[in-house]
Molecule: RNase P RNA; transfer RNA
Organism: Syntrophobacteraceae bacterium
RNA sequence: GGAGUAGGGCAAAUGAUCGCUGGUCCCAUCCGGGAUCGGAGGAAAGUCCGGGCUCCACAGGGCAGGGUGCUGGAUAACGUCCAGUCUCGGUGACGAGCAGGAAAGCGCAACAGAAAGCAGACCGCCCCGCCGAUCGGCGGGGUAAGGGUGAAACGGUGAGGUAAGAGCUCACCAGUCUCGGUGGUGACAUCGGGAGCUAGGCAAGCCCCACCCGGAGCAAGACCAAAUAGGAGAGCGUCAGAGGGCGGCCCGUCCGAGCUCUCGGGUAGGUUGCUUGAUCCCGCUGGUAACAGCGGGGCUAGAGGAAUGAUCAUUACCUUUUCCGCUCUGCAAGGAGCUGAAAAGGCACAGAACCCGGCUUAUGACCUGCUCCAAUU
RNA sequence: AGGCACGUAGCUCAGGGGGAGAGCGCUACCUUGACGCGGUAGAAGUCGGCGGUUCGAAACCGGCCGUGCCUACCA
Repeated sequence: GGAGUAGGGCAAAUGAUCGCUGGUCCCAUCCGGGAUCGGAGGAAAGUCCGGGCUCCACAGGGCAGGGUGCUGGAUAACGUCCAGUCUCGGUGACGAGCAGGAAAGCGCAACAGAAAGCAGACCGCCCCGCCGAUCGGCGGGGUAAGGGUGAAACGGUGAGGUAAGAGCUCACCAGUCUCGGUGGUGACAUCGGGAGCUAGGCAAGCCCCACCCGGAGCAAGACCAAAUAGGAGAGCGUCAGAGGGCGGCCCGUCCGAGCUCUCGGGUAGGUUGCUUGAUCCCGCUGGUAACAGCGGGGCUAGAGGAAUGAUCAUUACCUUUUCCGCUCUGCAAGGAGCUGAAAAGGCACAGAACCCGGCUUAUGACCUGCUCCAAUU
Repeated sequence: AGGCACGUAGCUCAGGGGGAGAGCGCUACCUUGACGCGGUAGAAGUCGGCGGUUCGAAACCGGCCGUGCCUACCA
């Protein structure tokens, strides 16, 4: 100097004028006026998860369905976060993981190939017989070490053995199962012995195993007011219980005298829910950390067709350009860096709608740590 | 704001791990005095986009983009 990787916070402040809005106080017959304190985000986004809260009478049991899936922790909870183990990718810093089970069962692997789970003989190799001068051909038997096809061919290397071969036997290695030692809470790591020789891949294929899960959602709900046509049709029924409730089904249970469906009609208005919270800041203690405990301090949007804005000035910070001076390098031109000054710009992604904890996506400039490459000293 | 679906040829849609299908439309030829109908042949495709699993993805899994639908009360 270049390339990469991980983390962090920031996304302006003050004043004036005008405009809007919530709270509190005062004035005011009403309309309204005055003072003061506040007024969009790190993602407010996607609606991917988990809850708080509201309603379904309670939220019972089961089937089906859905979710998670290595270990130990954190949390109100989670599919989130922290620490670690293992596998894969990367030169590396690091990154990703839908990371339990393939001897419980079923299924898939096109094309190629003889053959794709306990399969297989295309070319080959060996033995016997026959034809044949030879090359070679036919029939029977044995074989899967070599070659070919494929993403993948049923352990690998070497030696012995064999008619030729084969874990057929042996040595070493890998894998599977099992018995132990050491370290660790554990996932797991590592060391030693034995057995049979080999029980492939895919579970982000169905499935099995373990654990978890009522449903719907603030347009949930509560209250008030108004208007029309409490109209028409169909089904079932009033205690041998219709209909309804509980996402689907079953059991159970509860309400219950009217209920459900279709067509048609009316209003589409107002108040509330609505912001004090699993909340924020500081300090101490414990913990590797996520986080927890204790003490002190704070109240920071609540619209209702949707406010949080506009203009000017100054300053901080950042970016770009120019200039003076200084330092380094160089013969020079030039280049790099630092202080100061001037000018321009105000950044990108982007607007709360019941609230909170996360994940994912979009994005500007900066700061810090680490890795690799090249050159110089 | 919340909930739920869809995206494949020019258009309307099937399909569901093994290399892209149908109808309509379009082009050419035949047929006809000429058009139409009919017959024959053909062209037309990043399966919304990116990444992952797998030997292999339009389909399976995860983010992203776009399009559409639903929501209150009385009776």